Overview: A computed fold for a 127-nucleotide RNA from a Spirochaetota bacterium, annotated as FMN riboswitch aptamer (RFN element). Its mean pLDDT, the model's own confidence on a scale to 100, is 75. The sequence was found by an Rfam model in a public genome assembly. The source organism's lineage runs through Bacteria, Pseudomonadati and Spirochaetota. It matches the Rfam family "FMN riboswitch aptamer (RFN element)". Rfam's curators write: The RFN element is a highly conserved domain that is found frequently in the 5'-untranslated regions of prokaryotic mRNAs that encode for flavin mononucleotide (FMN) biosynthesis and transport proteins.
[in-house]
RNA sequence: UAAUUUCUUCGAGGGAGGGACAUUUUGUCCCGACCGGCGGUUAGAGUCCGCAAUCCUGAUUCUUUUUCAGGGUGAAACGGUGUAAUUCCGUUACCGACAGUGCAAGUCUGGAUGGGAGAAGAAAUGU
Numbered sequence: 001u002a003a004u005u006u007c008u009u010c011g012a013g014g015g016a017g018g019g020a021c022a023u024u025u026u027g028u029c030c031c032g033a034c035c036g037g038c039g040g041u042u043a044g045a046g047u048c049c050g051c052a053a054u055c056c057u058g059a060u061u062c063u064u065u066u067u068c069a070g071g072g073u074g075a076a077a078c079g080g081u082g083u084a085a086u087u088c089c090g091u092u093a094c095c096g097a098c099a100g101u102g103c104a105a106g107u108c109u110g111g112a113u114g115g116g117a118g119a120a121g122a123a124a125u126g127u
Base pairs, nucleotide, nucleotide: 003125004124005123006122007121008120009119010118017031018030019029020028021027022026033107034106035096036095037051038050039049040048046094047093055071056070057069058068059067076092077091078090079089080088098110099109100108
């Protein structure tokens, strides 16, 4: 100290608060609040590039699971600083799987004590 193998641990957040009315323990209405997985990128990213999760199809399998392959999957502009930033600072915006409940769900409940991109560490082999 390249590389390979095995093992261990870790690996997602969020409806606050205030006001009005009715009512007497709740209800209705209004204003509005909050959150941001992993790797990369001259410099730090929910909105750039890619990945994972969720969804669909096929193969594998007696079946399920597993594994593999393919497909689908949201959203940003302007100004400033700087060698360098669609990442920082300022302003104003925008986005958010599936199933369930509900008038209404990114935030509640569920699949999920799951899976996972990956991160850290240890051991062995070994250049």